[in-house]
Context: one part of a larger RNA
RNA sequence: UUGAACGCUGGCGGCAGGCUUAACACAUGCAAGUCGAACGAGAAGCUUACUUCGGUAAGUGGAAAGUGGCAGACGGGUGAGUAACGCGUGGCAACCUACCUUUUUCUACGGAACAACAGUUGGAAACGACUGCUAAUACCGUAUACGCCCUCCGGGGGAAAGAUUUAUCGGUGAAAGAUGGGGCCGCGUUAGAUUAGCUAGUUGGUGAGGUAAUGGCUCACCAAGGCGACGAUCUAUAGCUGGUCUGAGAGGAUGAUCAGCCACACUGGGACUGAGACACGGCCCAGACAACUACGGUUGGCAGCAGUGGGGAAUAUUGGACAAUGGGGGCAACCCUGAUCCAGCCAUGCCGCGUGAAUGAUGAAGGCCUUAGGGUUGUAAAAUUCUUUCGCUAGGGAUGAUAAUGACAGUACCUAGUAAAGAAGCCCCGGCUAACUCCGUGCCAGCAGCCGCGGUAAUACGGAGGGGGCUAGCGUUGUUC
Numbered sequence: 001u002u003g004a005a006c007g008c009u010g011g012c013g014g015c016a017g018g019c020u021u022a023a024c025a026c027a028u029g030c031a032a033g034u035c036g037a038a039c040g041a042g043a044a045g046c047u048u049a050c051u052u053c054g055g056u057a058a059g060u061g062g063a064a065a066g067u068g069g070c071a072g073a074c075g076g077g078u079g080a081g082u083a084a085c086g087c088g089u090g091g092c093a094a095c096c097u098a099c100c101u102u103u104u105u106c107u108a109c110g111g112a113a114c115a116a117c118a119g120u121u122g123g124a125a126a127c128g129a130c131u132g133c134u135a136a137u138a139c140c141g142u143a144u145a146c147g148c149c150c151u152c153c154g155g156g157g158g159a160a161a162g163a164u165u166u167a168u169c170g171g172u173g174a175a176a177g178a179u180g181g182g183g184c185c186g187c188g189u190u191a192g193a194u195u196a197g198c199u200a201g202u203u204g205g206u207g208a209g210g211u212a213a214u215g216g217c218u219c220a221c222c223a224a225g226g227c228g229a230c231g232a233u234c235u236a237u238a239g240c241u242g243g244u245c246u247g248a249g250a251g252g253a254u255g256a257u258c259a260g261c262c263a264c265a266c267u268g269g270g271a272c273u274g275a276g277a278c279a280c281g282g283c284c285c286a287g288a289c290a291a292c293u294a295c296g297g298u299u300g301g302c303a304g305c306a307g308u309g310g311g312g313a314a315u316a317u318u319g320g321a322c323a324a325u326g327g328g329g330g331c332a333a334c335c336c337u338g339a340u341c342c343a344g345c346c347a348u349g350c351c352g353c354g355u356g357a358a359u360g361a362u363g364a365a366g367g368c369c370u371u372a373g374g375g376u377u378g379u380a381a382a383a384u385u386c387u388u389u390c391g392c393u394a395g396g397g398a399u400g401a402u403a404a405u406g407a408c409a410g411u412a413c414c415u416a417g418u419a420a421a422g423a424a425g426c427c428c429c430g431g432c433u434a435a436c437u438c439c440g441u442g443c444c445a446g447c448a449g450c451c452g453c454g455g456u457a458a459u460a461c462g463g464a465g466g467g468g469g470c471u472a473g474c475g476u477u478g479u480u481c
Stems, first nucleotide, its partner, number of pairs: 002478001004477005011353006017346002019311001024309003028306003033070003038067002045060006077264003086189007095181002100177005106171002108142004117132006148157003162169002190236003197227003202224008239261004243254004266287005289300004317343001319342003325339001326337004356386004366377004390422001391418006400408001425470005430451003436465005446453002
């Protein structure tokens, strides 16, 4: 010094922190949706009319689902892997960037489908199959092209989407900005030589492919290079940094919380979509494990928040709210948000406060010691007077947010009342090291960080009285300097 644990003890508050072990397995709930101002269709309910009293029709209404758009690449978790351009720092050129901002161009004419839905049908289920109908900001074609792209400089290629409450909100091409990201390089970045040689896409060139982009990134051909005692290769260990702890500093140790970057998402591999992923709560394949099954098959992934089992010396609630901040969608109203803000638990830490104050000597009683005179506990108690912090009871009651909206919370805080009333322990006393006597025990029982104590007068063991230290803590153990 601590993300601590253990033993004894425990009154209150503020601010922080809380699986360091099994990147072990997970029941249950929630954690990413939203848009009707893109689109078709439209349940319940309500109203009206008719009614054979069963309902039918119209209007309103807008649930659940579907097509489509944007967001699910952020936020949140973890540190397994990684000794690496991964990180830190300083540079570089061959790049991309949805939403946002600025400037500018255009927004014309057509077409064919597929869900939903209806019917038939397969299956235990998961989920399908066939036929028919349909809309769009979904899909396709044509036209146009300032600037854009390609070019052999002749030319060639390429776009759009509408909605509406008539206010607007959108769509397309191009240029620039901002933001975010990709790439390359210099330097720095643990230990081992009881690891000395390593390397064939390996090193370089030409050409091509590929990428947003440079490049053996990939391929064909050619050359035989490239790295290494200034430690290559191999092995072990490890996320890196700002920082944190310690120290006068130099340094050493460390990388919890908070912040930046990286990597991962049951294990391994792969791509799709997209501006962006090779994607934690998306897809496909394989594997292990688990669940369901009508045995044909199907389903799952908490290193999100809680929570469970297990492991462990050890680490919390299956809480509240979107009120604030921020994020996604939406013109908005609003919806979603285990991000976040709060509350709960834990002396885990730091800080603050309290457990009373003053007076009080027949130095009471009791305890302990005693040379039996007394000494000590000790102004300590009792007693008298006083105070009420904290707590408790009652009343009022915010700021945070205002046009409105407060989970926290009747909380903080204020006022009144209450009665010394409800609140002290732990370790030590041989030396180091502050603090001594008696009894018991008798190398036994035991103590111990080191030296060492104990074998009949033990200040060292156990108890008591007394004393010392710290104090809601104290001591032990571990850790680091």

Description: A computed fold for a 481-nucleotide part of an RNA from an uncultured Alphaproteobacteria bacterium, annotated as small-subunit ribosomal RNA, 5' domain. The full RNA is in RNAcentral, with records from ENA and SILVA. Model confidence (mean pLDDT): 86 of 100.